This is a predicted structure of a 99-nucleotide RNA (SAM riboswitch aptamer (S box leader)) from Candidatus Tayloriibacteriota. The source organism's lineage runs through Bacteria and Bacteria candidate phyla. The coordinates come from a structure-prediction model, not an experiment, and the mean pLDDT is 79. Its Rfam family is "SAM riboswitch aptamer (S box leader)". Rfam links the family to the GO term regulation of gene expression.
[in-house]
RNA sequence: AGAUUAUCAAGAGUGUGGCGAGAGCACUGGCUCAGUAACCCACCGGCAACCCUCAGAAAUGAGAAGGUGCCACAUCCAGCCCUACGGGGAAGAUAAAGA
Numbered sequence: 001a002g003a004u005u006a007u008c009a010a011g012a013g014u015g016u017g018g019c020g021a022g023a024g025c026a027c028u029g030g031c032u033c034a035g036u037a038a039c040c041c042a043c044c045g046g047c048a049a050c051c052c053u054c055a056g057a058a059a060u061g062a063g064a065a066g067g068u069g070c071c072a073c074a075u076c077c078a079g080c081c082c083u084a085c086g087g088g089g090a091a092g093a094u095a096a097a098g099a
Base pairs, nucleotide, nucleotide: 004096005095006094007093008092013044015043016042017041018040022033023032024031027079028078029077030076045071046070047069050067051066052063053062054061055060075091080088081087082086
């Protein structure tokens, strides 16, 4: 890498500095953000609670030191299927376990 399981609701940055033209994790079309500096990187701040800690027989509850993750709309919409309001699938993301 591929495969398995769970989730994709909500939440959290108009912060400081750097860079300089693209970005919204394939592709196409749309939509949106972007020289009033986006995206990205560093720092600081924060969110959440998968692993984790504590209590418990369990269900579950509390927590946030540590390992990850995340902090525009937003997994943006359409694409494939259906009984087409909508639902599902596919693809993708994150975590856990394994290798």